[in-house]
């Protein structure tokens, strides 16, 4: 200076260090409507799914990102609830992180 992401900003305190808010996000939850098939457990966040095969990858379909389009490139993780949840107004409750790329400068080592 940028990118993914809801994940930014403000005030106070700052002695031990956190406290209260906030843009923006998530879950639960009536009526109406819908679905009923229930260990083959089920469900949530998220783009992170499906299929086939020569089978663990070098495939396809589809999904996501790079402000929009063409081209091109990258990518399809992880984790949570705990037998339980469709949607869902009021209402309740929770999050408000982390990671990465490029360039310049400084320090140290060699």
């Nucleotide at each position: 200076a940028g990118c993914c992401g809801a994940g930014u900003c403000c005030u106070g305190a700052u002695u031990u260090a956190c406290a209260g808010g906030u843009a923006c996000g998530g879950u639960g939850u009536a009526a109406u409507u819908g679905c009923u098939u229930a260990u083959u457990g089920g469900g949530g966040u998220g783009a992170a799914a499906c299929c086939a095969c020569u089978a663990u990858g070098c495939g396809g379909u589809c999904g996501g990102g790079a402000c929009c389009u063409c081209c091109u490139c990258c990518u399809g993780a992880a984790u949570c609830c705990g037998u339980c949840a469709a949607c869902u107004a009021a209402c309740c409750u929770c999050g408000g992180a982390g990671g990465c790329u490029u360039a310049a400068g400084g320090a140290g080592a060699g």

Record summary:
A computed fold for a 110-nucleotide RNA from uncultured Kroppenstedtia sp., annotated as c-di-AMP riboswitch aptamer (ydaO/yuaA leader). Model confidence (mean pLDDT): 83 of 100. Taxonomically the source falls in Kroppenstedtia (Bacteria, Bacillati, Bacilli, Caryophanales). RNAcentral holds the sequence, with entries from MGnify.